[in-house]
RNA sequence: GAUGAUCGCGGGUCGGGCAACCGGCUCGAGGAAAGUCCGAGCUCCACCGGGUAGACUGCCAGGUAACGCCUGGGCGCCGCGAGGCGACGGACAGGGCCACAGAAAACAAACCGCCCCGAGCGCAAGCAGAGGGUAAGGGUGAAACGGUGGGGUAAGAGCCCACCGCACCGCUGGCAACAGCGGUGGCACGGUAACCCCCAGUCGGAGCAAGGCCAAAUAUGCGGCGAGGUGUGACCCACACCGUUCUGAGCCGCGGGUAGGCUGCUCGAGGCGGCCGGCGACGGCCGUCCCAGACAGAUGAUCAUCUGGCGCCCCCGGGCUUGCCCGGGCCAGUGCCAAACAGAACUCGGCUUA
Numbered sequence: 001g002a003u004g005a006u007c008g009c010g011g012g013u014c015g016g017g018c019a020a021c022c023g024g025c026u027c028g029a030g031g032a033a034a035g036u037c038c039g040a041g042c043u044c045c046a047c048c049g050g051g052u053a054g055a056c057u058g059c060c061a062g063g064u065a066a067c068g069c070c071u072g073g074g075c076g077c078c079g080c081g082a083g084g085c086g087a088c089g090g091a092c093a094g095g096g097c098c099a100c101a102g103a104a105a106a107c108a109a110a111c112c113g114c115c116c117c118g119a120g121c122g123c124a125a126g127c128a129g130a131g132g133g134u135a136a137g138g139g140u141g142a143a144a145c146g147g148u149g150g151g152g153u154a155a156g157a158g159c160c161c162a163c164c165g166c167a168c169c170g171c172u173g174g175c176a177a178c179a180g181c182g183g184u185g186g187c188a189c190g191g192u193a194a195c196c197c198c199c200a201g202u203c204g205g206a207g208c209a210a211g212g213c214c215a216a217a218u219a220u221g222c223g224g225c226g227a228g229g230u231g232u233g234a235c236c237c238a239c240a241c242c243g244u245u246c247u248g249a250g251c252c253g254c255g256g257g258u259a260g261g262c263u264g265c266u267c268g269a270g271g272c273g274g275c276c277g278g279c280g281a282c283g284g285c286c287g288u289c290c291c292a293g294a295c296a297g298a299u300g301a302u303c304a305u306c307u308g309g310c311g312c313c314c315c316c317g318g319g320c321u322u323g324c325c326c327g328g329g330c331c332a333g334u335g336c337c338a339a340a341c342a343g344a345a346c347u348c349g350g351c352u353u354a
Base pairs, nucleotide, nucleotide: 001306002305003304004303005302006301007300009028010027011026012025013024014023015022016021030341034352035351037350038349039348040347041346042207043206044205045204054203055202056201057200058199059073060072061071062070063069074088075086076085077084078083089198090197094196095195096192097191098190111138112137113134114133115132116131117129120127121126146164147163148162149161150160151159165187166185167184168183169182170181171180172179173178211263212262213261214260221254222253223252224251225250228242229241230240231239232238233237270289271288272287273286274285275284276283277282307339308337309336310335311334312333314329315328316327317326318325319324320323
């Protein structure tokens, strides 16, 4: 943990009882009741409109009461694949940052190379430097100002050409995101927005201890009627003091709202089954069911049988320090655990975590 029995606990209902209460029947935690991270219902408060600040969201379409959720699709990345993942608007509006390495990290630059020229040296091959060209190759980096091939050139370079990529334009398909095709342009200032920022959209606050109703007591207030009260002497009674005024003992009523009670409270965007529509999320119709509502907070305890886990005993193999260790098995016996995570508190839909 499962089943049964007994004894309880909370709710409902029926019966008995003046009542307290007693008895019968019946219901009584979860997939997460949790975190309280999103979205709603419900309630109260606030609210003319606009702006700022702040928070959140950020491809498209659909689902939904709604969502930051879900479904389908697009694009990108990963994977042989089934599939998985994605904060997936903007980098010529502006600002910031880009460690280390490297020549250079953003109005490019030149370390090694390559090429031209070449004072000077050398018999020569050649060495070399005052100068210049270059960005193809090497090297650094996460990233180096398009890629591959060809032409071209002193060597090179979109310098020129083809293809790919990119930008723009057009056509076609698609609701759209987007994709495909064609044309034009040698190509246009890298990355970072989970840095500030810009753009677009959404957002009033508090929460069931919300809120509503009934209502002892006490304080204060209002209204009405209104004369007693306290002390001493045992009592009758007497005396003293205070009060009988707009100012008032006491009583009654209203108001108020504390304790307490009732409500909100559990029938709900509900569960289950079938049929239909939809790729799907989901929706429609029909049938059926009622399934916790406490307020110091119930949902438990004991026993029996069974199951599970862990240990001992036992069995097998191995090791040696010869009674222990390691690994495995576990039919039976025996001990322990009472048995994963956890546990309602206004209610739902999600997400996340266990």
The prediction has a mean pLDDT of 76. The RNA shown here (Bacterial RNase P class A) has 354 nucleotides and comes from a soil metagenome. Rfam family: Bacterial RNase P class A. The family's RNA type in Rfam is ribozyme. The model forms 93% of the base pairs in the Rfam consensus.